RNA sequence: UGGGGUAGCUCAGUGGUAGAGCGCUUGCCUUCCAUGCAUGAGGCUCUGGGUUUGAUCCUCAGCACCA
Numbered sequence: 001u002g003g004g005g006u007a008g009c010u011c012a013g014u015g016g017u018a019g020a021g022c023g024c025u026u027g028c029c030u031u032c033c034a035u036g037c038a039u040g041a042g043g044c045u046c047u048g049g050g051u052u053u054g055a056u057c058c059u060c061a062g063c064a065c066c067a
Stems, first nucleotide, its partner, number of pairs: 001067003005063001008022004016053001024040001026038003046062005
């Protein structure tokens, strides 16, 4: 100086209270496991201000991380 901080992990998202894949729960299938199908849980979106009717999103500062 630049970049990204969002579910257990990897990542989307866009000014109108957030999704996917994998993982996990439960059920079906199977002698069992795996695979497959269905189901459910799990997020005050790194922290604190500002703008706005409304902020994960815009903006300022900070924190830790990567180059």